[in-house]
RNA sequence: UCGGGCGUAGCUCAGUGGUAGAGCGGUCGACUGUUAAUCGAUUGGUCGUAGGUUCGAAUCCUACCGCCCGAG
Repeated sequence: UCGGGCGUAGCUCAGUGGUAGAGCGGUCGACUGUUAAUCGAUUGGUCGUAGGUUCGAAUCCUACCGCCCGAG
């Protein structure tokens, strides 16, 4: 320098045009001798950044940034 993949909650990841979700975690409560476990409620987001397409974009297109892999 060129090609490919990935970027979504504190962490691990779903969601591939129509209200952003799950598990774990945090907080409060129930349960009890206490802790753990279990159960209930609750807490959670600039969807990497900037543009474009569209009635509508996490999703499609372009550029850039970061990480990983490969080629030279």
Model confidence (mean pLDDT): 83 of 100. Predicted 3D model of a 72-nucleotide RNA (transfer RNA) from a Minisyncoccota bacterium. It matches the Rfam family "tRNA". Rfam classes the family as a transfer RNA. From the family's description: Transfer RNA (tRNA) molecules are approximately 80 nucleotides in length. RNAcentral holds the sequence, with entries from ENA and MGnify. RNAcentral records the identical sequence in 2 taxa.